[in-house]
Formats: sequence, C1' cells, structure tokens
RNA sequence: AUCUCCUUCGCGGGAGAGUGCGGCCUGAUCGGGAGCAAUCCUCCAGCGUCGCCGCCGAAGGCGCAACCGGCCCCCGGAAACGCUCAGGCAAAAGGACCGCGCGGGCUGU
Repeated sequence: AUCUCCUUCGCGGGAGAGUGCGGCCUGAUCGGGAGCAAUCCUCCAGCGUCGCCGCCGAAGGCGCAACCGGCCCCCGGAAACGCUCAGGCAAAAGGACCGCGCGGGCUGU
C1' cells in the first nucleotide's frame, strides 16, 4: 500500500399492528340547552393522566429453537424461527437489515 472481514461515526433506504373504549383533569372559539345577568350543563378537542381490552415484532432481552461445531445420547454457538418481558400500533422518534462514505482494527499478501 492492498483483498476479504470486523467496527465507531455520518448519509440514504427501511416493515408490522386500534390516532380502540372508559374515567379523571384541562381548554379558546363555534353549535345546543337553562338563566334577568354573572354563569352553569352539554357538544368538541388534548401530540395530558390513569385503567381495560385487542393487536405487532425488525432496538434490546429470553428460548424448550431451524441450523452449525465438538472430546458426541452430553456440551458449546445460534437465526430474519419462536416468546412477547421491554418496546411499539396517526405524525415524529425509534427500527433488525441493506447500500455508500471518512476513519480505526486482526490475519494474509
């Protein structure tokens, strides 16, 4: 210097599943009702909070797990498989994985 591989960071792409129901709280206008009026109730909204049910799986985690390996009826590794603890189910964020780029690293040449 360089091929493969690993890796921090940056950029691009990146799926799935209810913006469900209810209570409380908060709230400007409009609408409806009551009232002489102040105001009250309701409609509506919340990317506020709590609870309940349903659902998703591609951060992470776990596995009784396909598959791989070994000193082989035991042990080790382990997926995009499974479980759904966590996380998520409008947008945003996140996101396994893929591609590109500047660096760094082991072995080899």